[in-house]
RNA sequence: GGAGCGGGUCGGACGACCGCGGGCGACGGCACGCUGGUGCCGCAGCCGGAGGAAGGUCCGGACUCCGCAGGGCAGGAUGCUGGCUAACGGCCAGGCGCCGCGGGUCGCGAGGCCCGAGGCGACGGAAAGUGGAACAGAAAGCACACCGCCCAAGCGGCUGCCGGUUCGCCGGCGCCGACGGCAAGGGUGAAACGGCGAGGUAAGAGCUCACCGCGGGCGUGGCGACACGCCCGGCAUGCCAAACCCCAUCCGGAGCAACAUCGAAUAGGCACGCGCGCAGCUUUCGGGCUGCACAGGACGGCCCGUCCGAGCGUGCGGGUAGAUGGCUCGAGCGGCCGGGUAACCGGCCGCCCAGACGAAUGGUCGUCACGCCGGUACGCCGGCGCACAGAAUCCGGCCUACAGACCCGCUCCACUU
Numbered sequence: 001g002g003a004g005c006g007g008g009u010c011g012g013a014c015g016a017c018c019g020c021g022g023g024c025g026a027c028g029g030c031a032c033g034c035u036g037g038u039g040c041c042g043c044a045g046c047c048g049g050a051g052g053a054a055g056g057u058c059c060g061g062a063c064u065c066c067g068c069a070g071g072g073c074a075g076g077a078u079g080c081u082g083g084c085u086a087a088c089g090g091c092c093a094g095g096c097g098c099c100g101c102g103g104g105u106c107g108c109g110a111g112g113c114c115c116g117a118g119g120c121g122a123c124g125g126a127a128a129g130u131g132g133a134a135c136a137g138a139a140a141g142c143a144c145a146c147c148g149c150c151c152a153a154g155c156g157g158c159u160g161c162c163g164g165u166u167c168g169c170c171g172g173c174g175c176c177g178a179c180g181g182c183a184a185g186g187g188u189g190a191a192a193c194g195g196c197g198a199g200g201u202a203a204g205a206g207c208u209c210a211c212c213g214c215g216g217g218c219g220u221g222g223c224g225a226c227a228c229g230c231c232c233g234g235c236a237u238g239c240c241a242a243a244c245c246c247c248a249u250c251c252g253g254a255g256c257a258a259c260a261u262c263g264a265a266u267a268g269g270c271a272c273g274c275g276c277g278c279a280g281c282u283u284u285c286g287g288g289c290u291g292c293a294c295a296g297g298a299c300g301g302c303c304c305g306u307c308c309g310a311g312c313g314u315g316c317g318g319g320u321a322g323a324u325g326g327c328u329c330g331a332g333c334g335g336c337c338g339g340g341u342a343a344c345c346g347g348c349c350g351c352c353c354a355g356a357c358g359a360a361u362g363g364u365c366g367u368c369a370c371g372c373c374g375g376u377a378c379g380c381c382g383g384c385g386c387a388c389a390g391a392a393u394c395c396g397g398c399c400u401a402c403a404g405a406c407c408c409g410c411u412c413c414a415c416u417u
Base pairs, nucleotide, nucleotide: 001413002412003411004410005409006408007407008406009405010404012368013367014366015365016364017363018362020049022047023046024045027042028041029040030039031038032037051388055399056398058397059396060395061394062393063255064254065253066252075251076250077249078248079247080094081093082092083091084090095123096121097120098119099118101116102115103114104113105112106111124246125245129244130243131240132239146186147185148182149181150180155177156176157175158174160173161172162171163170164169194212195211197209198208199207213235214233215232216231217230218229219228220227221226259325260324261323262322269316270315271314272313273312274311277292278291279290280289281288282287294309296308297307298306299305332351333350334349335348336347337346338345339344370385371384372383373382374381375380
């Protein structure tokens, strides 16, 4: 310097003018007032005003209300080991397995073995039980035999040979065969009942042996997951639990539109007070008309008057609208030091960083930075672009989106010293 892999930080800067919502607040006005002041409105000035994801709402917690003696069932979640944490399905470290990459080494080669930075893993249990495996295939789990291999024994055949014969057959040899033996090879499949080599055999087969794998035991190392070594076993226990299931651990419900306080108007509720009357005529028996009386109401400043008139008034109480609190000082942020491999923890110092609810955080212009395009007299000039998105009780995570810029680590290659 290049290639690859992994991780982190930032995510426009400055200025002018106008505006928005929050806090403080000089001054002015109004109201109350116990002369301390308080509240409301207006308005100079000052302070601070989105994010790394504020997002999805997928986990976990704080907080609030409801429920809850204790235990069990059901249901849900999680699942290698150790640690961190308020907690977690998160994070850190480690183990094991898999993946591709690079290096070394062995080998003619295919490939094997070792090492390394890196990625991925729902990674408890399949010798508790139930169940499943499409298609293909002979067979998919107490295996099986399509092609194939083999006739050693037994069996069947021979229009083969030899010997014997009481002429019926008998014995030996040879050849062929499946209704016999086998599972090495082929073929099917995601997967075929350990792999590979040698011995062995009629052909074969853990039938026997070495190595590897697997299972059991013991020892050593490690907190542990596990690793390594030795001995034994001839292979029993194939796969699927993101199938039911079993085991272990954890889990009450709803959510800031939680919840608490204050609380109208109107209409319900309760209590008390006043009133709903009298007479005549008429009726289709519901009522209607007339006169007198009447709580209250309308007109009105009041009286008179006119009209309406069966309900009216007072108090209490719950709820609604609305208002206030909850509400932003917190598992907080920054720096330094210490402990720890790390996640993280501790100490000291400093800082205060939106709090709205028809929901503010914006607009215009200029300069600069960055990127692209065009021009150029190489000094620059002009134009365009500048992501994803956006608080709503708060916090820890995960996941998803994102123009662009910068930094760091590891592995390998090349070159220089």
Molecule: Bacterial RNase P class A
Organism: Burkholderiaceae bacterium